[in-house]
Context: one part of a larger RNA
RNA sequence: GGAUGAACGCUGGCGGCAUGCUUAACACAUACAAGUCAGAUGGGAAACAUGGGAAAGGGUGUUUCUAGUGGUGGACGGGUGAGUAACGUGUAAGAACCUACCUUUGGGAGGGGAACAACAGCUGGAAACGACUGCUAAUACCUCGUAGGGUGAGGAGCAAAAGGAGGAAUCUACCUGAGGAGGGGCUCGCGUAUGAUUAGCUAGUUGGUGAGGCAAUAACUUACCAAGGAAAUGAUCAGUAGUUGGUCCGAGAGAAUGAUCAGACAUACUGGGAUUGAGACAAGACCCAGACUCCUACGGGAGGCAGCAGUGGGGAAUUUUUCACAAUAGGCAAAAUCCUGACUGAGCAAUACCGUGUGGAGGUAGAAGGCCCAAGGGUCGUGAACUUCUUUUCCUAGAGAAGAAGUAAUAACGGUAGCUGGAGAAUAAGCAUCGGCUAACUCUGUGCGAGCAGUCACAGUAAUACAAAGGAUGCAAGCGUUAUCU
Numbered sequence: 001g002g003a004u005g006a007a008c009g010c011u012g013g014c015g016g017c018a019u020g021c022u023u024a025a026c027a028c029a030u031a032c033a034a035g036u037c038a039g040a041u042g043g044g045a046a047a048c049a050u051g052g053g054a055a056a057g058g059g060u061g062u063u064u065c066u067a068g069u070g071g072u073g074g075a076c077g078g079g080u081g082a083g084u085a086a087c088g089u090g091u092a093a094g095a096a097c098c099u100a101c102c103u104u105u106g107g108g109a110g111g112g113g114a115a116c117a118a119c120a121g122c123u124g125g126a127a128a129c130g131a132c133u134g135c136u137a138a139u140a141c142c143u144c145g146u147a148g149g150g151u152g153a154g155g156a157g158c159a160a161a162a163g164g165a166g167g168a169a170u171c172u173a174c175c176u177g178a179g180g181a182g183g184g185g186c187u188c189g190c191g192u193a194u195g196a197u198u199a200g201c202u203a204g205u206u207g208g209u210g211a212g213g214c215a216a217u218a219a220c221u222u223a224c225c226a227a228g229g230a231a232a233u234g235a236u237c238a239g240u241a242g243u244u245g246g247u248c249c250g251a252g253a254g255a256a257u258g259a260u261c262a263g264a265c266a267u268a269c270u271g272g273g274a275u276u277g278a279g280a281c282a283a284g285a286c287c288c289a290g291a292c293u294c295c296u297a298c299g300g301g302a303g304g305c306a307g308c309a310g311u312g313g314g315g316a317a318u319u320u321u322u323c324a325c326a327a328u329a330g331g332c333a334a335a336a337u338c339c340u341g342a343c344u345g346a347g348c349a350a351u352a353c354c355g356u357g358u359g360g361a362g363g364u365a366g367a368a369g370g371c372c373c374a375a376g377g378g379u380c381g382u383g384a385a386c387u388u389c390u391u392u393u394c395c396u397a398g399a400g401a402a403g404a405a406g407u408a409a410u411a412a413c414g415g416u417a418g419c420u421g422g423a424g425a426a427u428a429a430g431c432a433u434c435g436g437c438u439a440a441c442u443c444u445g446u447g448c449g450a451g452c453a454g455u456c457a458c459a460g461u462a463a464u465a466c467a468a469a470g471g472a473u474g475c476a477a478g479c480g481u482u483a484u485c486u
Base pairs, nucleotide, nucleotide: 001486002485003484004483006482007481008480009479010478013356014355015354016353018351019349020348021314026312027311028310030309032307035072036071037070040069041068043066044065045064046063047062048061049060050059079267080266081265088192089191090190091189093187094186097184098183099182102180103179104178105177106176107175108174110144111143112142113141119134120133121132123130124129150158151157163172164171165170194238195237201229202228205227206226207225208224209223210222211221212220243263244262245261246257247256249254269290270289271288272287273286292303293302294301295300320346322345328342329340330339331338359389360388361387362386369380370379371378372377395422396421397420398419403413430475431474432473433472434471435456436455437454441470442469444467445466451458
């Protein structure tokens, strides 16, 4: 000199764009962040219409809502970096695998049955939540039959399906075989920070056989047998750390770093476990234990912001308990819808970068005033006043978008941006430094004192080095200091 997710001091006009708990993976009040499908299904509720009836009441049709059963999605999206020195990651290969939705193609969907919620009755409990009896539907469940696939040396044997909408055409869903795409699991070569003041480590340890297990390979697990295996090319141990693309400095070599954005990994109060499922050992699912907080009728229960806001705490230090699903994208659905703190926007902060303004031209009586002076003058200084011009910006009035893809309708941002008119120089400059390094000097005060200081150093009565003033220099909506890297 360059750089920063910076902080502090003084100061502060506007716009664009980006960024914003680096510390306590500390504890969390409150609201929201994952639902959806009535065109799978039996009920329930409401509104409207309608024919019959003396009325009570009941029937039919349409529409809307939905607690339960059922399907699908809650394994994505969002957060964080504690752990991890590891096939975790990066790169290059491999064989013994799985894959819902999507896609290509072949075949099929025949017959029968029993339940369980909801609901009704009864009952336990303070609550959370249950127990018992009875009824009922299905794309929920079971069974028989069937099978160009699977298993099996062979033979025998075993294993599937569902309907819905529509007047219909038809559309859609279902079972099964073989591919595809995308996704995932596994193995391996090489790369991946420090310490030898850590030199010895290892018994499921290394290998074999049998068995089990997995989607799959495998000591992955187990019984028996053998005694191996890795290590000075640094094992083991210890401390530290998430990793890469990248970022910053540098001509490069290289050093440092891993915020935002993107990829894979790990994690969800702490520790363990499985269930469901194509996929989890599951952040807003379940079970057990622990710490903490809350409710309680003391018998027992409830909870998990490292989601978005927000609170306390810690800290030098980091924002609103905001708008909308209009766009992009995701889930469900035949679709319209619906849901989405993802995302899009607005708000706050000079936190960074970029742009722009704080006026332009003329103007010597070189005014007043300040400062210096050799008292003649010099300087601040064309600077101001004054004359004239302009209106970026500011204020005000008018009209007013694109972003919508898709005929129409649909815009949070937003009456925003941009546009037109009016008025008026009007609303807008600071910070640090001035002994050398280093651009910029005098006076007054102080008197080894007060102080300054990056370094050399300065200050003891004429200090260009302290403090103030005048002047000057540098940068400028910033300037300076501190911290860290180069």

Source information: This is a predicted structure of a 486-nucleotide part of an RNA (small-subunit ribosomal RNA, 5' domain) from Capsicum rhomboideum. Its mean pLDDT, the model's own confidence on a scale to 100, is 87. Taxonomically the source falls in Capsicum (Eukaryota, Embryophyta, Spermatophyta, Solanoideae). It matches the Rfam family "Bacterial small subunit ribosomal RNA".